Transfer RNA from an Oscillospiraceae bacterium, 79 nucleotides, folded computationally.
Its Rfam family is "tRNA".
The coordinates come from a structure-prediction model, not an experiment, and the mean pLDDT is 80.

[in-house]
RNA sequence: GCCGAUGUGGCGGAAUGGCAGACGCAGAUGACUCAAAAUCAUCCGGGAAACCAUGGGGGUUCGAAUCCCUUCAUCGGCA
Repeated sequence: GCCGAUGUGGCGGAAUGGCAGACGCAGAUGACUCAAAAUCAUCCGGGAAACCAUGGGGGUUCGAAUCCCUUCAUCGGCA
């Protein structure tokens, strides 16, 4: 240099163009216990709010994590 794959809350990871973040882990609060562990219940992206949020930027569409262009990062292959 060329080709391909991947990128989503603190972490893993799901989601076939239609409620963005299922489910699990971690965390918080409460129950239970003499106390803890385990278990159970509820909550849990960011922000004071307006709003923002699928690596960054742009496009298509009524509507995009998903399709298109570009760019960055990581991994693999070829030279």